Predicted 3D model of a 105-nucleotide RNA (TPP riboswitch aptamer (THI element)) from Salinicola socius.
Rfam family: TPP riboswitch aptamer (THI element). Rfam's curators write: Vitamin B(1) in its active form thiamin pyrophosphate (TPP) is an essential coenzyme that is synthesised by coupling of pyrimidine and thiazole moieties in bacteria.
Its mean pLDDT, the model's own confidence on a scale to 100, is 75.
Lineage of the source: Bacteria > Pseudomonadati > Gammaproteobacteria > Oceanospirillales > Salinicola.
[in-house]
Order: sequence, then C1' cells, then structure tokens
RNA sequence: GGCACUGGAUAGGGGUGCCCGCGCGACGGGCUGAGAGUGCGUUCAUGCACAACCCUGGAACCUGAACCGGCUAGUACCGGCGGAGGAAAUGCCAGCUGUUCUCGC
Repeated sequence: GGCACUGGAUAGGGGUGCCCGCGCGACGGGCUGAGAGUGCGUUCAUGCACAACCCUGGAACCUGAACCGGCUAGUACCGGCGGAGGAAAUGCCAGCUGUUCUCGC
C1' cells in the first nucleotide's frame, strides 16, 4: 500500500399491508415482519413531508401477480416464480482485527 471484516459520517433508494368489531368514517383489537408510524392536503383515485427501520452492486424494494402450491380469519403469511427483468455511492473516514504485496534496516 491492496483486499476482507467491523464501526462511523455524508448522499441516495424503498415499503408502510391483511383481518375482525361494523356497510362506511373515526376508534379499538388481532396476524406476519427489521419496519405496517406521525402530520398536512385532497379531486376520496390518492399525493407530499418527516421519523424509525432496511438497503446502495444488488432478494432492500418493484414488475410478473388478487399468478401457482400450501396454510389461514385473511387478497395477509410461507414456498415457487428467481442462474426472470428492473432497481439507489464499485465513493469518504477510522481500526491494539485478519490476510497479502512492496520498500528500508
């Protein structure tokens, strides 16, 4: 000095679902998960901002797709799909860590 690992800073990306009470709104409760939150506006289709969480060379997340199989109260959840496609810094700082290369004595 390179690479790996760990921690940090900055910048950026993403999702915010399903079910029940109750037909709707508000509210309450339950399920899975790292995360299902708060506020504002609305043309009532949904949009924006912030917080936490996760992710940044890739399974974070999206499309396929209310797809196929299973399970269930469930369109959620698990698996397939997936050696499919798309997707945001191959960037910066540090280290009594590991490994390796070079130079000097």